[in-house]
RNA sequence: GGUAGCUCAGCGGUAGAGCAGUGCGCUGUUAACGCAUUAGUCGUCGGUUCGAAUCCGACC
Numbered sequence: 001g002g003u004a005g006c007u008c009a010g011c012g013g014u015a016g017a018g019c020a021g022u023g024c025g026c027u028g029u030u031a032a033c034g035c036a037u038u039a040g041u042c043g044u045c046g047g048u049u050c051g052a053a054u055c056c057g058a059c060c
Base pairs, nucleotide, nucleotide: 002060005019006018007017008016013050021037022036023035024034025033043059044058045057046056047055
């Protein structure tokens, strides 16, 4: 340090961004660009709390 396919935010109160993917537009075609959209048992198991991605413990 472990959070979306990838790279990472989020430090107690509805889980987000960029890239990637999909659809449409544009284009002679591709790419690029524009619009829309899909996407997460927050490593696992417990504990604290009204409430845990967030705090505590163990484990992987």